The RNA shown here (c-di-GMP-I riboswitch aptamer) has 100 nucleotides and comes from a Gemmatimonadota bacterium. Lineage of the source: Bacteria > Pseudomonadati > Gemmatimonadota. Of the family's consensus pairs, 100% are formed in the model. The prediction has a mean pLDDT of 89.
[in-house]
């Protein structure tokens, strides 16, 4: 230096709940707690997952019309990332200690 991870040391980190805030929401930021975690340190570069505001689309309605159909409309469904997730999984890039 690499690989490897101990009934070592000496620290670290902080699920879920539940307060508070920010978002349409996933989720996130704080406090507070500990389920775990040898990188649960940071990175959205690849896959998976989670959302679904915007926005397309289809169904039903309504207004209008002789009828369709157009319609800045309501509802309800399917899509759909530019948003999240790294404590899913890979990758990259830094790291504490030193037993077999």
């Nucleotide at each position: 230096c690499u690989g490897c991870g101990a009934c070592a040391a000496a620290g670290g980190c902080a699920a879920a709940a539940c307060c508070g805030g920010c978002g349409a929401a996933a989720g996130c930021c704080g406090g507070c707690g500990a389920c775990g975690c040898a990188a649960a340190g940071c990175u959205a570069c690849g896959a998976g997952g989670c959302u679904g505001u915007c926005g397309u689309c289809u169904g039903c309605g309504g207004a209008c019309c002789c009828u369709c159909a157009c319609c800045g409309c309501g509802c309800a469904g399917a899509c759909c990332a530019u948003g999240c997730u790294a404590g899913u999984c890979g990758g990259g890039c830094c790291g504490c200690c030193g037993a077999a």